Predicted 3D model of a 67-nucleotide RNA (transfer RNA) from a bovine gut metagenome.

RNA sequence: GGAUUAGCUCAGUCGGUAGAGCGACGCAUUCGUAAUGCGUAGGUCGUGGGUUCGAGUCCCAUUUCCG
Numbered sequence: 001g002g003a004u005u006a007g008c009u010c011a012g013u014c015g016g017u018a019g020a021g022c023g024a025c026g027c028a029u030u031c032g033u034a035a036u037g038c039g040u041a042g043g044u045c046g047u048g049g050g051u052u053c054g055a056g057u058c059c060c061a062u063u064u065c066c067g
Stems, first nucleotide, its partner, number of pairs: 001066003007022004016053001024040005046062005
């Protein structure tokens, strides 16, 4: 100096309802499995404060990882 957001890999614009892919689960399809299609669940946004009507986003401190 950079990173920290779902089980994993990562998006998230100028501060205004947190998302995708993979994975998991259910259903359809199949003699059965895989593949495929449809759907569902899953988030104190690393932690603690501050600013603001409102913070993943801005400010301060801090954990862990990379250099």
Its Rfam family is "tRNA". Rfam's curators write: Transfer RNA (tRNA) molecules are approximately 80 nucleotides in length.
The sequence is in RNAcentral, with records from MGnify.
The same sequence occurs in records of 2 taxa.